Molecule: small-subunit ribosomal RNA
Organism: metagenome
RNA sequence: GGCGGUAUGCUUAACACAUGCAAGUCGAACGGUAACAGGCCUUCGGGCGCUGACGGGUGGCGGACGGGUGAGUAACGCGUAGGAAUCUGCCUCAUAGUGGGGGACAACGUGGGGAAACUCACGCUAAUACCGCAUACGCCCUACGGGGGAAAGCGGGGGAUCUUCGGACCUCGCGCUAUGAGAUGAGCCUGCGUUAGAUUAGCUAGUUGGUAGGGUAAAGGCCUACCAAGGCGACGAUCUAUAGUUGGUCUGAGAGGACGAUCAGCCACACUGGGACUGAGACACGGCCCAGACUCCUACGGGAGGCAGCAGUGGGGAAUAUUGGACAAUGGGCGCAAGCCUGAUCCAGCAAUACCGCGUGUGUGAAGAAGGCCCUAGGGUUGUAAAGCACUUUCAAUAGGGAGGAAAACCUGCCGGUCAAUACCCGGUAGCUUGACAUUACCUUUAGAAGAAGCACCGGCUAACUCCGUGCCAGCAGCCGCGGUAAUACAGAGGGUGCAAGCGUUAAUCGGAAUUACUGGGCGUAAAGCGUGCGUAGGCGGUUCGUUAAGUCAGAUGUGAAAGCCCCGGGCUUAACCUGGGAACUGCAUUUGAAACUGGCGGACUAGAGUUGAGUAGAGGGGAGUGGAAUUUCAGGUGUAGCGGUGAAAUGCGUAGAUAUCUGAAGGAACACCAGUGGCGAAGGCGACUCCCUGGACUCAAACUGACGCUGAGGUACGAAAGCGUGGGUAGCAAACAGGAUUAGAUACCCUGGUAGUCCACGCUGUAAACGAUGUCAACUAGCCGUUGGUCCUAUUUACAGGAUUAGUGGCGCAGCUAACGCAUUAAGUUGACCGCCUGGGGAGUACGGCCGCAAGGUUAAAACUCAAAUGAAUUGACGGGGGCCCGCACAAGCGGUGGAGCAUGUGGUUUAAUUCGAUGCAACGCGAAGAACCUUACCAGGGUUUGACAUGCAUCUCUAAGGCGGUGAAAGCCGUCGAGUGUAGCAAUACACAAUUUGCACAGGUGCUGCAUGGCUGUCGUCAGCUCGUGUCGUGAGAUGUUGGGUUAAGUCCCGCAACGAGCGCAACCCCUGUGUCCUGUUGCCACCCCUUAAUUGGGAGCACUCUGGACAGACUGCCCUGUGAAACGGGGAGGAAGGUGGGGAUGACGUCAAGUCAGCAUGGCCCUUACACCCUGGGCUGCACACGUACUACAAUGCUCAGUACAGAACGAGCCGAAGCCGCGAGGCGGAGGUAAUCCCAAAAACUGAGCCCAAUUCGGAUUGCAGGCUGCAACUCGCCUGCAUGAAGCUGGAAUCGCUAGUAAUGCCGUAUCAGCUACGACGGCGUGAAUACGUUCCCGGGCCUUGUACACACCGCCCGUCACAUCAUGGAAGUCACUUGUUCCCGAAGUGCAUGCGCCAACCGCAAGGAGGCAGUGCCCUAAGGAAUGAGUGGUAACU
Repeated sequence: GGCGGUAUGCUUAACACAUGCAAGUCGAACGGUAACAGGCCUUCGGGCGCUGACGGGUGGCGGACGGGUGAGUAACGCGUAGGAAUCUGCCUCAUAGUGGGGGACAACGUGGGGAAACUCACGCUAAUACCGCAUACGCCCUACGGGGGAAAGCGGGGGAUCUUCGGACCUCGCGCUAUGAGAUGAGCCUGCGUUAGAUUAGCUAGUUGGUAGGGUAAAGGCCUACCAAGGCGACGAUCUAUAGUUGGUCUGAGAGGACGAUCAGCCACACUGGGACUGAGACACGGCCCAGACUCCUACGGGAGGCAGCAGUGGGGAAUAUUGGACAAUGGGCGCAAGCCUGAUCCAGCAAUACCGCGUGUGUGAAGAAGGCCCUAGGGUUGUAAAGCACUUUCAAUAGGGAGGAAAACCUGCCGGUCAAUACCCGGUAGCUUGACAUUACCUUUAGAAGAAGCACCGGCUAACUCCGUGCCAGCAGCCGCGGUAAUACAGAGGGUGCAAGCGUUAAUCGGAAUUACUGGGCGUAAAGCGUGCGUAGGCGGUUCGUUAAGUCAGAUGUGAAAGCCCCGGGCUUAACCUGGGAACUGCAUUUGAAACUGGCGGACUAGAGUUGAGUAGAGGGGAGUGGAAUUUCAGGUGUAGCGGUGAAAUGCGUAGAUAUCUGAAGGAACACCAGUGGCGAAGGCGACUCCCUGGACUCAAACUGACGCUGAGGUACGAAAGCGUGGGUAGCAAACAGGAUUAGAUACCCUGGUAGUCCACGCUGUAAACGAUGUCAACUAGCCGUUGGUCCUAUUUACAGGAUUAGUGGCGCAGCUAACGCAUUAAGUUGACCGCCUGGGGAGUACGGCCGCAAGGUUAAAACUCAAAUGAAUUGACGGGGGCCCGCACAAGCGGUGGAGCAUGUGGUUUAAUUCGAUGCAACGCGAAGAACCUUACCAGGGUUUGACAUGCAUCUCUAAGGCGGUGAAAGCCGUCGAGUGUAGCAAUACACAAUUUGCACAGGUGCUGCAUGGCUGUCGUCAGCUCGUGUCGUGAGAUGUUGGGUUAAGUCCCGCAACGAGCGCAACCCCUGUGUCCUGUUGCCACCCCUUAAUUGGGAGCACUCUGGACAGACUGCCCUGUGAAACGGGGAGGAAGGUGGGGAUGACGUCAAGUCAGCAUGGCCCUUACACCCUGGGCUGCACACGUACUACAAUGCUCAGUACAGAACGAGCCGAAGCCGCGAGGCGGAGGUAAUCCCAAAAACUGAGCCCAAUUCGGAUUGCAGGCUGCAACUCGCCUGCAUGAAGCUGGAAUCGCUAGUAAUGCCGUAUCAGCUACGACGGCGUGAAUACGUUCCCGGGCCUUGUACACACCGCCCGUCACAUCAUGGAAGUCACUUGUUCCCGAAGUGCAUGCGCCAACCGCAAGGAGGCAGUGCCCUAAGGAAUGAGUGGUAACU
């Protein structure tokens, strides 16, 4: 959530079921008459089966079909193809028959028992019920002589004849019996196919076969007895788990994979287990008997039941429908038929469960309405969408009409057949009758756009985007992943996209997945070659001839059910759906051919393989013996204090004589040199020499065998080291262990000792990175260079070369292969044969089980759980207590400092009402701040203002505004009062405009937050030499090359080389200052010469030479010479030159890094405040002080201090300014005011030098601190300024660990100036000049950097990554004394029902018999078998359990 059509609908509990229905029918088999109807009779009580019919009963047929379910079953169950030893009711065909008798039992009646279900006794009775007899072509049995065995009648009609009046008889129909045949159905047997597990490897006694018998419809160990010892199994028996099976369904290109709903075939089952009976057929869903469980009834004695039929109920479950209608159709049962029955079936109902179809309107309509949303504020979008206007009416609704599904049977008429027959019966024909669905489909009428749209999604995959909210929260999520204040990913909205009466989710299957690879994969390093050989089964196999026909190929035949799929038609308005035909069903079987290939059989061959002969090399193996060097120990000699050991030591040894050295002896183990990507061996492995035994390989030349071969599951043998057992042996070495060191510790590395072991013999173990991480065998496919072992040829100047070939063993390399690395005739190339192995990481080569082992352990080998990766190769970076080369005040060599003291300043911390904020390793800390008393100022306290201190606009108010005065107050402010505007028009009043005020609205304002939203600017690596691009080339690619290499440079500077050639940003240069000169310029600068003048370069003139000013130019470029490596670049030296190899200094900062710093300089997105986080004012604070750190200053003194004298500068600044001379003051300073808008005037020198004093002292060093007195600036120096004088006179005597700067006009040291600025905390910052050193051997080390290379498990990149224990919590699993449950084997006990057999003393109608009795039968009893039950003992599986 509108309609219709067609399908489908308990996948779970084969769990339990109330109620109703689902299998009856036949009177034309029978005795009959309970009910109904009709008729007749009636004494009106009733009677008569007379008719239609018919309850119950006997009898027949059917209840073995139809319908349900899938528990069991891994099986001849199913599928397919065959087979022979069988049965088959009803049906069809054929032949023959259907004669004559008998005795019962129900119903019924009477009597009895029981609650009921039901039942007992006696009595009567019929049949198509039952039983004999007769007959028997065919049938059955047979010893082939013979023997045996049937039947039933019923109905319709009827002319003669007969009659006991019932009929006989005739005829028709339906039955019955026997036999044969068919059809249909069923039973049995066989080949092939049919799930998983080997952590199931052996199973089997009726088991396998035979003989005989029994049994069955039928073959058969199906059953029994006897005999034999077989049968099955690695081509998977047995066991376990799971499962109905097929046609088919879904998916897939196919091959396959998964499934087995509906429909159809087969099978199995019917509460569970067992059993038979009846029958044509059952071991029987709606039959029987028994046992068990459960439910119900009961009078407690006993009984009843089986929805896996249709509905329905409970239960289970995520989940699946009505206790409907009808036999109208199709079909089934019975019946002669009418007909009856039929939850089969046909219909209806419920469910968007699926598939298919239709509709929810169509056209027009721009003012692009309103509203919503967005917005760059213009507009855009929703959107022709709506409204409006004009139309249409499917579907639904309404009213009316109306097919087809129906053909019949019966009955009636007619015709024909049968017959003696115009009866009957059968066939044909005409008429008549039959509809659950159904208010059917369909058609028409009426009305009106009227009644009919939702769901999911919008980050990528994947079609579809914005706003708001939220702020790692809430949430999303299939995978990757979103969310931490600008979320297209959450939530909402607008818009959009996709489907549409549905949409989305979840679960599942196949696909993609070549990700189990048959089609169609792999195994050097990603997972994967058994450690290696020998060899069984198996697989595969050289040349040739013949034959065969198993495989193979071709034809034919049969089959491969129908439905389904596919194709072509047809029918529903279309489609889904239904239907006709075809094709297909890839298969199996039979048969006829072919003979190339494979196989079989037979014959031959020699190229594979092997044998024989002659040789060759070798650490091949086993045994026995021998040898020397060395270590150690022992004995002896010499000899004396150490030895030994290490990075350094110590333990240890040594005066009881070590080490060292000499001689001798003992003993064990191992075999230097030779020795070699040399040799041998299957691998492990093998190394002194000699002998013995022994395996294999290679070479050469012939002969022989004649495919004898290759591989190899299981199997078997060998198999390093360590380890184990027994017995030896033990020199050295050496796990464990001890001691000494190292260390935070050191159960280690180092040292001193030292036991197993190492060695031998025998036995076990059976594993290694047992590696070439590369299985074995065979063939083919460019080469070059070594090396080992053979054979042959050639030349020899033979000191020994070259060539050919063969077997090994190495290096490089082409094609090819490979993900790449790499491999490359010794393949990882191209092929063939066979084996082994792999299928994401972890769990785990672990657990359990089996096998092996003395043990250690080995081998085989999972799962739960968990992750979204794990891995390989290569690339670019980064890193390394990796390597190479190189640079830098990086170290070293020096000089001076810091760290100790006092003070200044900044920071941290702490304190505070506030101590505003920022900066925090280098790269924050004398930083922002080039200057906090107020101001600044952002902070705090208090007092005030609210369109505001400031901007713009609109409206409004008034002429009061500017300003002055007064009150109050700390001021701001508030209150009061006085009070003058500008322009245009006009005489004026006045009007308008401007400016201003008041009030109101928009707005102002914010040093509030976010530098991790940003711009801009800056720091840093680093003035380090790097960073890139185009084209080309190489590589699958990331990328590489260029940019690497050889030299050289300060430099990716330059040269050479080079698959690179060029180019860009950087370097350098161009720019500025400085150093020399030339030219020009000549005042305010200069003053040599000349003139005047003065004490005087003092002033003036003259001059511009010099200095200088500031403009132009020159100059320096490895240009020249020598020399070195020399190819060049370049380096070293020299000349000249003011300057020499970038002369010195500055400016200049590549691509980028640090989410570096700054929202408080400025700008700016977003957020936040708006009588306050805005604004104003007064006062305070930023200066607080136990302390810690950074950066400076001043010192500690004699290279000094004090005093006196004397000299020299550069660069700056100056008008609210610099301020001279002169005077006053001890001084700061004051008075003063010349000159100066400045090359003119001013500020304006110090160290040095000369001389004197001090004499090593906390001092004549040092100056902090404090007191007093002053000066200056300023409204104002209390908090909190600077300066001066006098007095005071602290610490400090060169500074621990550590650490900083500097390579020349540098360090060090001295003074000067400027910005800011009223003044100042400046000892700071930025500049200037004066005086003016020392040292650098060198690159090992520390730090930082550059290039190349190497390793890497790092890539937020070593401040990385990452391992294990422990603690706690949780999850999964193993073990575990046990315990519980299920399945199952074996043995034993008991043993219902029942078939069979035996018996049958009790009983019995048919037959025989005169009778007795017999035949036969029944009950009963016994035996065999056996379900359930019980017991014992095993096995398997699952659950659970302290603890581990």